A computed fold for a 1520-nucleotide RNA from a Lewinellaceae bacterium, annotated as small-subunit ribosomal RNA. Taxonomically the source falls in Lewinellaceae (Bacteria, Pseudomonadati, Bacteroidota, Saprospirales). Its Rfam family is "Bacterial small subunit ribosomal RNA". It was read from a public genome assembly. Model confidence (mean pLDDT): 82 of 100.
RNA sequence: AUAUACGAUGGAGAGUUUGAUCCUGGCUCAGGAUGAACGCUAGCGGCAGGCCUAAUACAUGCAAGUCAAGGGGACCAGCAAUGGUCACCGGCGCACGGGUGCGUAACACGUACACAACAUACCUUUAAGUGGGGGAUAGCAUUGGGAAACUGGUGGUAAUACCCCAUAAGAUUGCGGAGCGGCAUCACUCAGCAAUUAAAGUUACGACGCUUAAAGAUUGGUGUGCGUCCGAUUAGCUAGUUGGCGGGGUAACGGCCCACCAAGGCGACGAUCGGUAGGGGGUGUGAGAGCAUGACCCCCCACAUGGGUACUGAGACACGGACCCAACUCCUACGGGAGGCAGCAGUAAGGAAUAUUGGACAAUGGACGGAAGUCUGAUCCAGCCAUGCCGCGUGCAGGAUGAAGGCGCUCAGCGUUGUAAACUGCUUUUGGAUGGGAAUAAUAACCUCGAUUCAUCGGGGCUUGAAGGUACCAUCAGAAUAAGCACCGGCUAACUCCGUGCCAGCAGCCGCGGUAAUACGGAGGGUGCAAGCGUUAUCCGGAAUCACUGGGUUUAAAGGGUGCGUAGGCGGCGCGAUAAGUCAGUUGUGAAAUUCCCCGGCUUAACCGGCGGGACUGCGAUUGAUACUGUCGUGCUUGAAUCAGGUUGAGGUAGGCGGAAUGUGGCAUGUAGCGGUGAAAUGCUUAGAUAUGCCAUAGAACACCGAUUGCGAAGGCAGCUUGCUGGACCUUUGAUUGACGCUGAGGCACGAAAGCGUGGGGAGCAAACAGGAUUAGAUACCCUGGUAGUCCACGCCCUAAACGAUGUUUACUUGCUGUUCCGCCUUCGGUUGGAGUGGCGAAGCGAAAGCGAUAAGUAAACCACCUGGGGAGUACGCCGGCAACGGUGAAACUCAAAGGAAUUGACGGGGGUCCGCACAAGCGGUGGAGCAUGUGGUUUAAUUCGAUGAUACGCGAGGAACCUUACCUGGGCUAGAAUGUGAUUGGAAUAUGGAUGAAAGUUCAUAGCCCUUCGGGGCCGGUUACAAGGUGCUGCAUGGCUGUCGUCAGCUCGUGUCGUGAGAUGUUGGGUUAAGUCCCGCAACGAGCGCAACCCUCGUGUUCAGUUGCCAGCAAGUAAUGUUGGGGACUCUGAACAGACUGCCGCCGUAAGGUGUGAGGAAGGUGGGGACGACGUCAAGUCAUCAUGGCCUUUAUGUCCAGGGCUACACACGUGCUACAAUGGUAGGGACAGAGGGCAGCUACGUCGCGAGGCGAUGCGAAUCUCUCAAACCCUAUCCCAGUUCCGGAUUGGAGUCUGCAACCCGACUCCAUGAAGGUGGAAUCGCUAGUAAUCGCGCAUCAGCCAUGGCGCGGUGAAUACGUUCCCGGACCUUGUACACACCGCCCGUCAAGCCAUGGGAGCUUGGGGUGCCUGAAGACGGUCACUUUAUGGGGAGCUGUCUAAGGUAAAACAGGUGACUGGGGCUAAGUCGUAACAAGGUAGCCGUACCGGAAGGUGCGGCUGGAAUACCUCCUUU
Repeated sequence: AUAUACGAUGGAGAGUUUGAUCCUGGCUCAGGAUGAACGCUAGCGGCAGGCCUAAUACAUGCAAGUCAAGGGGACCAGCAAUGGUCACCGGCGCACGGGUGCGUAACACGUACACAACAUACCUUUAAGUGGGGGAUAGCAUUGGGAAACUGGUGGUAAUACCCCAUAAGAUUGCGGAGCGGCAUCACUCAGCAAUUAAAGUUACGACGCUUAAAGAUUGGUGUGCGUCCGAUUAGCUAGUUGGCGGGGUAACGGCCCACCAAGGCGACGAUCGGUAGGGGGUGUGAGAGCAUGACCCCCCACAUGGGUACUGAGACACGGACCCAACUCCUACGGGAGGCAGCAGUAAGGAAUAUUGGACAAUGGACGGAAGUCUGAUCCAGCCAUGCCGCGUGCAGGAUGAAGGCGCUCAGCGUUGUAAACUGCUUUUGGAUGGGAAUAAUAACCUCGAUUCAUCGGGGCUUGAAGGUACCAUCAGAAUAAGCACCGGCUAACUCCGUGCCAGCAGCCGCGGUAAUACGGAGGGUGCAAGCGUUAUCCGGAAUCACUGGGUUUAAAGGGUGCGUAGGCGGCGCGAUAAGUCAGUUGUGAAAUUCCCCGGCUUAACCGGCGGGACUGCGAUUGAUACUGUCGUGCUUGAAUCAGGUUGAGGUAGGCGGAAUGUGGCAUGUAGCGGUGAAAUGCUUAGAUAUGCCAUAGAACACCGAUUGCGAAGGCAGCUUGCUGGACCUUUGAUUGACGCUGAGGCACGAAAGCGUGGGGAGCAAACAGGAUUAGAUACCCUGGUAGUCCACGCCCUAAACGAUGUUUACUUGCUGUUCCGCCUUCGGUUGGAGUGGCGAAGCGAAAGCGAUAAGUAAACCACCUGGGGAGUACGCCGGCAACGGUGAAACUCAAAGGAAUUGACGGGGGUCCGCACAAGCGGUGGAGCAUGUGGUUUAAUUCGAUGAUACGCGAGGAACCUUACCUGGGCUAGAAUGUGAUUGGAAUAUGGAUGAAAGUUCAUAGCCCUUCGGGGCCGGUUACAAGGUGCUGCAUGGCUGUCGUCAGCUCGUGUCGUGAGAUGUUGGGUUAAGUCCCGCAACGAGCGCAACCCUCGUGUUCAGUUGCCAGCAAGUAAUGUUGGGGACUCUGAACAGACUGCCGCCGUAAGGUGUGAGGAAGGUGGGGACGACGUCAAGUCAUCAUGGCCUUUAUGUCCAGGGCUACACACGUGCUACAAUGGUAGGGACAGAGGGCAGCUACGUCGCGAGGCGAUGCGAAUCUCUCAAACCCUAUCCCAGUUCCGGAUUGGAGUCUGCAACCCGACUCCAUGAAGGUGGAAUCGCUAGUAAUCGCGCAUCAGCCAUGGCGCGGUGAAUACGUUCCCGGACCUUGUACACACCGCCCGUCAAGCCAUGGGAGCUUGGGGUGCCUGAAGACGGUCACUUUAUGGGGAGCUGUCUAAGGUAAAACAGGUGACUGGGGCUAAGUCGUAACAAGGUAGCCGUACCGGAAGGUGCGGCUGGAAUACCUCCUUU
């Protein structure tokens, strides 16, 4: 690449439970469809479709007539022949066509058969026949009644109307005979006898009819198998019921009907009853299997206002026929009548909603006719409607100053709308105008020619078109006449601005909106579809979310509490038979249309066509195959069972016996308490308790053994022993039966605890109850009592977390290790021997946890159960129960979740380890007093603002009398108080003065330029423009900065590995450290930010350098002083360097490291102190330091000024100062710092003042001068424990000083006087571990001054204590539980109260359909009958009457619905009340069943479960 064979056109997901993950599971979306409707919009054509609701009521017109060649007649025309019209008799048709879907769950429909149980007008074929007679009756004439509809009497009349007679068979009936066949009854054929029954004529002479019989065709009738909705909360139904015999009836079978006889018939394979519904071909969807549906077209059925009935007829129980009942409507002269659109149009009504009172019989078809023809709302056409499907168009090409405008932005500009427009060229579908113009029509009829089997056939001619002057074609002009709708947060294609501010609104689900909304509304832009687009409704799909294809049940919903066993389902090995299932071939059927393929016709398509193909997966018949299943027969032993030997055990049941303990009683000893609890009290006790001893007695339960032990179907079973009894296992390759098996709907039995009934019993325990405690309360937990009950017998109840949350049975699938019973070998240890019972684990499975020969693995059989959460295991009904209750078991409504397992955190009144002035041990405070200061509150014109647990409150503020100042009152200014730029104008700038005023300000006057290249410039004022300004709001829009956890040791990453995944590992473990510090180990190996170190300072030394510092030695000098010369030794200053690293030693340790009054050293294990603050948390603080988005304001929320306020004062709190005194106060004397500051400054010294300070004067921009005398301390004296002659100093009076424009509100200081509270401080609470606390003073910043007792620094004196980690607080790591994740300040339960919603019960009231009994009973059918009537015949009719019956009435009961005072619970609803039940050990572990109790969650008793934490012990397993 080719060929052949097989096979085949076919399957998509997403959002939403969580902090995240995997799973389960529901909800929702994307697709297709519709007889649709609604909203917005709309150019054309083709093809289709068009009351889904009220089978509600209908005005008006039309929808079934026709035949003169059956009959007589009337009228008209004509002289007549004849022709026409009309009603009537008669024939055929009206049972078709058309409509609707009420009823019907049925042989109604579908399919396949059957009729040996049937009919069939018109048509075809065959055979035979068509003779004779009769009396009526419409029309008509005449005469009545009635409003009408209609109807009566009399008279005469015809027929293919009616009747009689004849003839008659192969027809019908009866009788009996022969033959043959069949699935039963029986059928068929042949011949015979007897009886009965027919006819119609017309004529144009061509013909059309009539009667009988047979056959065909067509159409119908009947029967049967199979298929055909939901409910079991419908389980029993049935008297003509089931069958038989006989009869009636029918076209025909049949209880279809009747009489009699029998007692049957149906039903869990769902009868009966109730609900719903026309069925099918098909249609929609789907990969299919299915699911849903039954408009249009075709077939069948049913119905024709509701109900009943028959007549006629070939056919009807009859849509446009009849009769009756009923409801309704109409007419009426009130006597009586008429009507039936679910035919076509149309009207009203209903409704979200569905069309014209159109044309034509030209075609197709139908009725009648010999025909012409007539009729035909069937049909063919047209009209209306975007209702659907299909097609076409609204232009095409070029065109960048990327125009204008709009919108947006980072705004001198750019982007986008957008080649879009303008503009240029081209085309002319559609629409308009003009003109032409069909097919559908022929094998009609008629005429004619020819042929002929006389039925008809072939050729030619002529006539006929509703649609329609339509389709179609040609020509002309001209881009001319033609685009909307929805959407744009994710799903889901498409983004920005403005407005709004949890409002208005959106929403299919999740969810948006509380001032920067891609989610609301508008706009610009975009996306999708397009003459449509969206919305709503419904169906299928997705949904494997009812799972046949194709699901599940340990924990998500789901295994029955357990066994025995019925029906049913399933079933071992071999042989034979059969051929029901099964498979194959052939054949009939499976209507047409539809779907699929092919071909063809409309320009295409939709649409339509074809003796096209295929399919219709079905049913029947027949022939064959025989593996499997079934059935029958016959065997087998392996499944199952039985027998013999042995063993085992808390198996069951009945009886007997035993000891310990407890209670009680008696006696005795003995004395004041006992008991109980966290602590108590109630209770008992001097009438002698408790305790102790002995005796007696009662009931219940059986320590140790005892165990993941054993037994049992489960529930369950425990002292010892006996009787009775059920089971299991082992062994013998033993014996016997020979598939006897497995499962098991219903059924039956058993079934813990609690509970119930009757009778006993009653020691202990103990619901309820009582009391005492606890508590805010305590209907509880704790305590003291205590009744049912617990126990026994008998009878009920029948439920449990009745659990292994795991149905029963069988087979198969690596291993290791315990234990119970039996067996075997025995080396005493084994055993791949069996049966149980545990642990760990291979493969495998599982969402995971986990399961893993005791499966949750791999397969098979049967049963049970599940299908989102709540409502609810509730209501109603039924069954069971003495009751309590149990079993069965919904719906409305409501939510978008509920849930399982695992992960990371956080949390725990969980655990382990560790740390911290966390506790403890100490020292000193606060809380009490007065004052200072800050805050709250209150007040006020204002008391500006912020900070508010820790982490606000001597905080922003390191300094509010004015200023500050932001607040208040009042007075002014408005491009503004400041700065810059441009323009313009004026002038120097500036200085001085006046008026007014509280000032700001307003206003007036005078004086008055510089530089210059002569253009102008500088500077200033005014005017104007652009930038203003705001301590106004938002710290929850932000930057920056800061606090806190916390100087806690943590926080992460890369690669690798493990896990489906979130994640884990690393970072855990063993040690160690202040430290995730280091070491060791390890599926991890490394790394980063933190820790530590590097930086500053203090402590030691060395070197260098000596002025203003220093002065040992030398010298000078003074009353004295480094005062001077000089010196660098020392101190000091300040720069560099050294030094400390567990480095050395001993001990412990693998190491890291620890330890030692160790050595050395100034310093020793981080030497002290500081700076330095990981990832992050608190929407922490600050828009009032500053910066900044947005918003607000602009003669004011800006700005200037004066005064006031921030300093208020019943009160509360924080932080401090001073005290309460003798370790003290006061007075006098004496000694020693460090670090800082200083020119608008610090000031020596002198002098004045008691003093604050004043005056004068000197030094110093400072290691030089000065602030600067440090104080506590030491010495001496005094006070003598008192509200103090000397504690304390608040408060107040007086007099002053200083600063400052100014001390009234509102400064500090001084002096004199005054001399308050307070005598060591309740509950509670704070700081501090060494040069620390405590105590003492000094300095500085800010600053004119100072409310500083504050803050920041400095030095002086200088302690006590730490056993230790149980507890409080905070933190770190590991682990555990969790219903938390806004993360315990979490979550969450129930009553009560309020609103709304649906629902149960309910005295009743009311409605409906169905059934039953009784009464009445129309039309009609069937039967009986008469005195009336008609007789042409046989006979018929009216009347009367019997039976059945529609309908009506009535009675009792059942069922279903509506409503109902009141009542029960339930659900939902931002901020109601009471508690705190659950989730952590949830603070009493929880939960299940049951019983009692309680406002409520709930509590307690009894039994059960682990789906309980922690700890200890025991046992077992794994690893080393």